[in-house]
RNA sequence: UCGGGGAUCGUCUAAUGGUAGGACACCAGGUUUUGGUCCUGGGAAUCGGGGUUCGAAACCCUGUCCCCGAG
Repeated sequence: UCGGGGAUCGUCUAAUGGUAGGACACCAGGUUUUGGUCCUGGGAAUCGGGGUUCGAAACCCUGUCCCCGAG
């Protein structure tokens, strides 16, 4: 430099163009003599910019970063 893949709560991981969900972690409450376990509830995210569309995490363009391959 070229080709391919990827970037989503703190972490990991889902989501046929139509309410962004789950697990762990965290916080609060319940249970317990205390802690842990267990139960209930809560907060928390789509890499940046632009476009298409009634509607974009998903499609298109572009930038940044990571991985794999080729030279």
Molecule: transfer RNA
Organism: Candidatus Magasanikbacteria bacterium CG10_big_fil_rev_8_21_14_0_10_47_10